The RNA shown here (transfer RNA) has 73 nucleotides and comes from a Clostridiaceae bacterium. Rfam family: tRNA. About the family: Transfer RNA (tRNA) molecules are approximately 80 nucleotides in length. Rfam classes the family as a transfer RNA.

RNA sequence: CGGGGUGUAGCGCAGAUGGUAGCGCGCGUGGUUUGGGUCCAUGAGGUCGGGAGUUCGAAUCUCUUCACCCCGA
Numbered sequence: 001c002g003g004g005g006u007g008u009a010g011c012g013c014a015g016a017u018g019g020u021a022g023c024g025c026g027c028g029u030g031g032u033u034u035g036g037g038u039c040c041a042u043g044a045g046g047u048c049g050g051g052a053g054u055u056c057g058a059a060u061c062u063c064u065u066c067a068c069c070c071c072g073a
Stems, first nucleotide, its partner, number of pairs: 001072007010025004019056001027043005049065005
């Protein structure tokens, strides 16, 4: 320098054909227990890496850019 992949909650990951984001663990509260753990109920937490575009509507499509990884030179 060229090509490809990944980026979504604190962590690990889902999210065919665009329709307003979820699962597990973790965390808060309550119940259970002498206490803890387990278990049950409930709740909080995300400008979907950044910016722009298309569209009535974008995590998803297009362009650009950043970080990391892989391949080639």